[in-house]
Predicted 3D model of a 346-nucleotide RNA (Bacterial RNase P class A) from a Lachnospiraceae bacterium. The gene name in the source record is rnpB. RNAcentral holds the sequence, with entries from ENA.

RNA sequence: CGAGUGGGAUAAAUGAUCGCGCCUGUCUGUCCGCAAGGUGACAGGUGAGGAAAGUCCGGGCUUCGCAGGGCAGGAUGCCGGAUAACGUCCGGUGGAGGCGACUCCAAGGAUAGUGCAACAGAAAUAAACCGCCGUGCAAACGGUAAGGGUGGAAAGGCAGUGUAAGAGACUACCGCCUGUGUGGUAACAUGCAGGGCUCUGUAAACCCCAUCCGAAGCAAGACCAAACAGAGAACCAUAGACUUGCCCGGUCUGUUCUCAGGUAGGUCGCUUGAGAUUAGCGGUAACGUUAAUACCAGAUAGAUGAUCAUUCACGACAGAACCCGGCUUACAGUCCCACUCGUUUU
Numbered sequence: 001c002g003a004g005u006g007g008g009a010u011a012a013a014u015g016a017u018c019g020c021g022c023c024u025g026u027c028u029g030u031c032c033g034c035a036a037g038g039u040g041a042c043a044g045g046u047g048a049g050g051a052a053a054g055u056c057c058g059g060g061c062u063u064c065g066c067a068g069g070g071c072a073g074g075a076u077g078c079c080g081g082a083u084a085a086c087g088u089c090c091g092g093u094g095g096a097g098g099c100g101a102c103u104c105c106a107a108g109g110a111u112a113g114u115g116c117a118a119c120a121g122a123a124a125u126a127a128a129c130c131g132c133c134g135u136g137c138a139a140a141c142g143g144u145a146a147g148g149g150u151g152g153a154a155a156g157g158c159a160g161u162g163u164a165a166g167a168g169a170c171u172a173c174c175g176c177c178u179g180u181g182u183g184g185u186a187a188c189a190u191g192c193a194g195g196g197c198u199c200u201g202u203a204a205a206c207c208c209c210a211u212c213c214g215a216a217g218c219a220a221g222a223c224c225a226a227a228c229a230g231a232g233a234a235c236c237a238u239a240g241a242c243u244u245g246c247c248c249g250g251u252c253u254g255u256u257c258u259c260a261g262g263u264a265g266g267u268c269g270c271u272u273g274a275g276a277u278u279a280g281c282g283g284u285a286a287c288g289u290u291a292a293u294a295c296c297a298g299a300u301a302g303a304u305g306a307u308c309a310u311u312c313a314c315g316a317c318a319g320a321a322c323c324c325g326g327c328u329u330a331c332a333g334u335c336c337c338a339c340u341c342g343u344u345u346u
Base pairs, nucleotide, nucleotide: 001342002341003340004339005338006337007336008335009334010333012311013310014309015308016307017306018305020047021046022045023044024043025042026041027040029039031038032037049317053328054327056326057325058324059323060322061217062216063215064214073213074212075211076210077209078092079091080090081089082088093107094105095104096103097102108208109207113206114205115202116201117200129148130147131144132143133142134141135140156174157173159171160170161169175197176195177194178193179192180191181190182189183188221268222267223266224265228261230259231258232257233256234255235254239253240252241251242250243249276293277292278291279290280289281288282287312315
């Protein structure tokens, strides 16, 4: 310099004006509302994200249910650790890919049982199509899985011995299975001995085994409470209420209080948190712990916008609605760190 691998940061900047939500303070009215509560003005403060998204997992919280257990159903599935928890993360093991940095894996069980395996091929769990060998004039019969051909898969691989030709029939090595030693917390690795090998694949097919899971979700739910059903008490019939102040006329059967429920409406839930930032310490790491610092949206028809000026690399994906931890998906450009391979120079 070129080609790559892994990880991280940022998500135009500064200022002014106007507008909107929320918080605090001050002030205000013969304001709105039965009430709870709300409203106006001014000043100050504050106001989206790395994914706020998909709503796919896990948890907090809330209501209902619940002695305890089981069935059904669902999820997960190598080992160890982290965590409130997880299907997440970290570190390992094994396997696959890459020259490499590194990446990927739903990675228990196929001798519990059932199912499925198209086409091709002679044959798919069971063998003789070609070939080889033997007998035979031939037709044919018998032996044979070394070779050919089909297939994703053809009865462990390969070399030798052996044989009529062949064959784990026998032997060495490799693989597999069984037993056992050593190392490791473990997955597993590795050594030794034995078995000649009996066992097709498929479990993101049913299924079996192990572990975990009560249900619904902030429109959860709690409180206050006009209206309106209900219960009780008191008053009234020469009564009471409404209809224009009174009379007539007309219409209706009530009025007040208490209790319980409860719609509209209001308040809470609501944002101080398994939180954030910085530093130290422990740990390979995920993470834990200690100290300091600050408070950083909280609406309920739902605010977070617009204009102007200057500058630049001219700006992607996209917008909170109970809150956290993850995963997944979308994303213009710029910058940083570590590492790999190649070439050249020293």
The organism belongs to Lachnospiraceae, within Bacteria. It matches the Rfam family "Bacterial RNase P class A". The family's RNA type in Rfam is ribozyme.